Small-subunit ribosomal RNA from a metagenome, 1487 nucleotides, folded computationally. Its mean pLDDT, the model's own confidence on a scale to 100, is 86.
RNA sequence: AGAGUUUGAUCCUGGCUCAGAUUGAACGCUGGCGGCAUGCUUAACACAUGCAAGUCGAACGGAAACGAUAGUAGCUUGCUACUAGGCGUCGAGUGGCGGACGGGUGAGUAAUGCAUGGGAAUCUGCCUAUUAGUGGGGGAUAACUAUCCGAAAGGGUAGCUAAUACCGCAUAAUCUCUUAGGAGGAAAGCAGGGGAUCUUCGGACCUUGCGCUGAUAGAUGAGCCCAUGUCGGAUUAGCUAGUUGGUGGGGUAAAGGCUUACCAAGGCGACGAUCCGUAGCUGGUUUGAGAGGAUGAUCAGCCACAUCGGGACUGAGACACGGCCCGAACUCCUACGGGAGGCAGCAGUGGGGAAUAUUGGACAAUGGGGGCAACCCUGAUCCAGCAAUGCCGCGUGUGUGAAGAAGGCCUUCGGGUUGUAAAGCACUUUCGUUGGUGAGGAAACGGAUGUAGUUAAUAGCUGCAUCAAUUGACGUUAACCAAAUAAGAAGCACCGGCUAACUCCGUGCCAGCAGCCGCGGUAAUACGGAGGGUGCAAGCGUUAAUCGGAAUUACUGGGCGUAAAGCGCGCGUAGGCGGAUUAAUAAGUCAGAUGUGAAAGCCCAGGGCUCAACCUUGGAACUGCAUUUGAAACUGUUAAUCUUGAGUAUGGUAGAGGUAAGCGGAAUUUCCAGUGUAGCAGUGAAAUGCGUAGAGAUUGGAAGGAAUAUCGAUGGCGAAGGCAGCUUACUGGGCCAAUACUGACGCUGAGGUGCGAAAGCGUGGGUAGCGAACGGGAUUAGAUACCCCGGUAGUCCACGCCGUAAACGAUGUCAACUAGGUGUAGGGUCCUUGAGGUUCUGUACCGCAGCUAACGCAUUAAGUUGACCGCCUGGGGAGUACGCACGCAAGUGUAAAACUCAAAGGAAUUGACGGGGACCCGCACAAGCGGUGGAGCAUGUGGUUUAAUUCGAUGCAACGCGAAGAACCUUACCUGGCCUUGACAUCUAGCGAAGAUUUUAGAGAUAGAAUCGUGCCUUCGGGAGCGCUAUGACAGGUGUUGCAUGGCUGUCGUCAGCUCGUGUCGUGAGAUGUUGGGUUAAGUCCCGCAACGAGCGCAACCCUUAUCCUUAUUUGCCAGCACGUUAUGGUGGGAACUCUAGGGAGACUGCCGGUGACAAACCGGAGGAAGGUGGGGACGACGUCAAGUCAUCAUGGCCCUUACGGCCAGGGCUACACACGUGCUACAAUGGGUGAUACAGACGGUUGCCAAGCCGCGAGGUGGAGCUAAUCUGAGAAAGUCACUCGUAGUCCGGAUUGCAGUCUGCAACUCGACUGCAUGAAGUCGGAAUCGCUAGUAAUCGCAGAUCAGAAUGCUGCGGUGAAUACGUUCCCGGGUCUUGUACACACUGCCCGUCACACCAUGGGAGUUGGUUGCAAAAGAAGUAGGUAGUUUAACCUUAGGGAUGACGCUUACCACUUUGUGGUCAAUGACUGGGGUGAAGUCG
Repeated sequence: AGAGUUUGAUCCUGGCUCAGAUUGAACGCUGGCGGCAUGCUUAACACAUGCAAGUCGAACGGAAACGAUAGUAGCUUGCUACUAGGCGUCGAGUGGCGGACGGGUGAGUAAUGCAUGGGAAUCUGCCUAUUAGUGGGGGAUAACUAUCCGAAAGGGUAGCUAAUACCGCAUAAUCUCUUAGGAGGAAAGCAGGGGAUCUUCGGACCUUGCGCUGAUAGAUGAGCCCAUGUCGGAUUAGCUAGUUGGUGGGGUAAAGGCUUACCAAGGCGACGAUCCGUAGCUGGUUUGAGAGGAUGAUCAGCCACAUCGGGACUGAGACACGGCCCGAACUCCUACGGGAGGCAGCAGUGGGGAAUAUUGGACAAUGGGGGCAACCCUGAUCCAGCAAUGCCGCGUGUGUGAAGAAGGCCUUCGGGUUGUAAAGCACUUUCGUUGGUGAGGAAACGGAUGUAGUUAAUAGCUGCAUCAAUUGACGUUAACCAAAUAAGAAGCACCGGCUAACUCCGUGCCAGCAGCCGCGGUAAUACGGAGGGUGCAAGCGUUAAUCGGAAUUACUGGGCGUAAAGCGCGCGUAGGCGGAUUAAUAAGUCAGAUGUGAAAGCCCAGGGCUCAACCUUGGAACUGCAUUUGAAACUGUUAAUCUUGAGUAUGGUAGAGGUAAGCGGAAUUUCCAGUGUAGCAGUGAAAUGCGUAGAGAUUGGAAGGAAUAUCGAUGGCGAAGGCAGCUUACUGGGCCAAUACUGACGCUGAGGUGCGAAAGCGUGGGUAGCGAACGGGAUUAGAUACCCCGGUAGUCCACGCCGUAAACGAUGUCAACUAGGUGUAGGGUCCUUGAGGUUCUGUACCGCAGCUAACGCAUUAAGUUGACCGCCUGGGGAGUACGCACGCAAGUGUAAAACUCAAAGGAAUUGACGGGGACCCGCACAAGCGGUGGAGCAUGUGGUUUAAUUCGAUGCAACGCGAAGAACCUUACCUGGCCUUGACAUCUAGCGAAGAUUUUAGAGAUAGAAUCGUGCCUUCGGGAGCGCUAUGACAGGUGUUGCAUGGCUGUCGUCAGCUCGUGUCGUGAGAUGUUGGGUUAAGUCCCGCAACGAGCGCAACCCUUAUCCUUAUUUGCCAGCACGUUAUGGUGGGAACUCUAGGGAGACUGCCGGUGACAAACCGGAGGAAGGUGGGGACGACGUCAAGUCAUCAUGGCCCUUACGGCCAGGGCUACACACGUGCUACAAUGGGUGAUACAGACGGUUGCCAAGCCGCGAGGUGGAGCUAAUCUGAGAAAGUCACUCGUAGUCCGGAUUGCAGUCUGCAACUCGACUGCAUGAAGUCGGAAUCGCUAGUAAUCGCAGAUCAGAAUGCUGCGGUGAAUACGUUCCCGGGUCUUGUACACACUGCCCGUCACACCAUGGGAGUUGGUUGCAAAAGAAGUAGGUAGUUUAACCUUAGGGAUGACGCUUACCACUUUGUGGUCAAUGACUGGGGUGAAGUCG
């Protein structure tokens, strides 16, 4: 520091997700040791049991218990009882101090709190210092005794008694009050020691210590006030009556409406009052670069609470956790009358929960309470126990060790890997085990001695010094030493990408995984297991949570033309911001100083535990607040001035700016009248409609409403909406020019307020045309639409509402600055009067810098800046629900959540597509010729059938296709019979030559028998080849997957395209080149051009054909010369010709003319056998279709192995209601039949072609010559030509079908061959919709040959003969190419996608209501308590004139008030028949 994920790819926007750190955690698997920390986050739920606050006898009366001592008694000589408060001590009690600290918890509390900093009107026990005192009296009371009540808790009555308990008196202040004269006003003793004096012998007295009282000051602690800060909600906007202030009274320790009476009417609030929800606050913790965010366990400060609510008492301090009273709920005891209790102290229990420990030890240390002290108490604390809960440290061994062991796993079978890993050998012993030694935490208090102070004192006490002894829970401490043994000690997660780490097996969209993207449908690195690897390690993963990454709320640090986002537009309040100069000030600002910012923590530097965690010392820091001293530039404030911002005046000027009134013409419609006759109107085509009752057309007239042609314009005006005939009246704003004046008067603008298209609403008018709704006609599968005929609201006017629009420049307003050019509107100015220069204001286009994701914007900014406002934060749900406001309504404004998805989106790119555009091509159409589709047959396919009808091919691009040939074989299928190392290959062992002949059984495979045979090489061991037998490795498979593959092939398409290098442009995908202008069959060529070149394609090179030359001359040829034959190149010979087959020539737009741009090229012509690629063929770019083929072959994986392999016989592939494709033959006279007769090319032949001759009507038979082929042969070409016949008919057309008789091939023609003869003589008279081929030696037509093949072509592949018609042209159909355009498509239009309905699930709104919580208002009620009052009862201290008084207590009463109750509202939550829409779901339905 980033990464994954939207797309075919790209850039951007934007969300989701991940990697990091952290935790009081929990869960899963695993677990050796130690140190240091931490440990109910939930039920502030309920609690059994024990402990957690006592102490003081040096305050007091005393003596229940224990002990010592002494005495007495009983006596069993060591026990019991008694006596002695005389001693140590001490239960209960009086009294003092402490129970307000320490410990727990976080319910409440959004301020009576907390944090920081200030303040004045206060109190403060114990402590410190100073000062003054501590005199003298009195009356009670508990304990105790007696008695009574009660189950208990407890209580009553009578009597005795003490005090540092209580109360007067005296005295007193720098104390308090005051009318300033005065008045009020305290105390307590106890302990130790003691010389003199006194004594009732107790002491007094003196002294010391500790106490006590008054006062002052300090310290500490506490109370109060102020400022600032301190969560969310405005779908909470108004709140407040002691409320805000004053005066008087009261009250408090203290200021104060704290309280009360009166007076005034204030106080708080958009800088967020009030209300609602949530929450203890802070130092800090955690994260982060920081700023921030989240959090507030442990530790520390503050606050609040102590079962819930209320209350006071005591006290220095409480309205009191382990105190009191009352009310409430709960629990317990009870004799039913009444009582008791409060773990949010430490342990512990139940419960809740994912989850959190021992009913431990000790006061040894630190601290606290009491005490003179010893000492006592202390669940504070220190320790131990439990828990990997966290952090830190250590260990589980080290070295050597290759036969790279065995085993596992993988494998291309060679090997690789686990792996120096193990074993083996050598060594060490941390930790753990056993035994031993053994620090530190301990300082004291007290005691003794000495000394100093106090004192009259050598007592005593206090301080200091010295000495001896004593105090440890932890503790079997830490640490150290010894012994023995590698001995006791490794797991967890992950391995598709992000993200380090890969293979095999199993599974087969199943089981499962998953943080996101996504894996799994038979070869899963993603599921499960294994091997291996990676990461961390006594832990590792998962889950939850926080921050980070996230600049994804943006202060640091974002945006708003199109991605989410500028209010529809003005005016304007608060607020924010604001021109120039001078002076003053010092609020902001800046600098210094001071105080504070607790400690701990973080950071830095030291130190201590072996290190570390941890502990400790010091420093820094705490970015803050306050006070103070300065500075004066900037901002603010004050004062004065200025003119440039803004405005006013004057003079011009343009304009559909606004409002009102009046006037006009054209047109539509209607009405009236005339002329006139059959249609009009309407549409793609029609129909509805109008019209013979006279329409439409045309002429004249009238009526009425609405709108204002031309001018008219990216022209004008207005803030926007918007504004259009003409005239008049009233009126707003702008611009220009020159001067004068005011003197910052300005900009923006939350709320507010005004304007605001169309539609709509209300009232009243108006209504020509148009025209929602509605009616009718068409279209259509339907057509609640588009089209047509009608037509109501409305559109128009007046007044009043509504308040929204794609109210758009999708661009807020204002100001400044930053190249230009062109046009246009309105002014001014200058002249050289022009298409002129210049200036201001508006408007439009182009364009630089700059900006932008790009598109684009660009002085009218989306550039560079400033000021202010509005708005945005993933998509959907939703601009919806609820609430509120506005509205007559329609509705508008404001505006969520649950739930759901991993995207939604912007711009641009390449393709594909379009019933978009432009250009071009093709038998694509058109023009022609001939077919198919109808018939019969052949053949293939589908379907059906079957034991099987083997399999594959399926739009073009399957269907006379694989199959260039199924009777057996082929053959893969079916039935039946057989074989199991196998029909075939290799290896091993044994035997045997191999092999041949005959024969038996059987359908055959097969099984059996007989006979013949004895080979080749040799180093004599044996070997090679072949056969048989046996064992196991293996063979075998036309079984599966063409969607695992190779190879081959089809197709677009012989279409002209497809790319690359370098350069350039673009952020990039990409573009350019390859586009453009011409041209071509062609990306063919030329020109131009940020491109220049190149490659694969095109073309050419290859084959063939057309002409000529040359060479060669047999088997071909024969002109000339000879010979010969019935005849024939038959023979000699020839090499001219034809042919054959080698080599050459030839054609290149080369030449001429024209067109074109002087090009490429095109048109015409000449010459030429051939002319513009001459004709034909081979040749098929990058790629597409998961196209076809596992059944040609090869091949991975899977499957079968006495069978899915192999052999054999028979059957089937040939079936047949039917449908389709491809063909053949026809339907006839351009023909059929009969006879005669002519002319090819190419090809085949020894398992072959087969001549002549003879036989047969014929298929054929016989025969055997020739030929391994320019020699022989298949082999008679046919159409044609010459004659004759038939005469338009189901025929002398057509030949299917059937019968009989044959031929040939073959082991065999039944299923199931071809052919021949005779006989038979079906459909069919030119074929519906539709559809195919062909542009010249082509179509059409005619025959011939070949491959396959024993036999079996109408198919296929070739060959020649005869030999046409037509093409104006490119509008249309189909296919293709190039450019361009749109796109929400990219599996690419067979795409994508919307809504209703039906079904399931989920959350949510409404809902008659129901239930519960909380709260306002108005009332009722009134415990305990306090305050006030007081008729009643009662009362030790003081006073008294002895009657009483004062005072107190009880009681009663008034006020306040908790629980509780009633009525009526608000609000929140849960639930509710039914209902509304929303979301998500498999391949449903309709469009």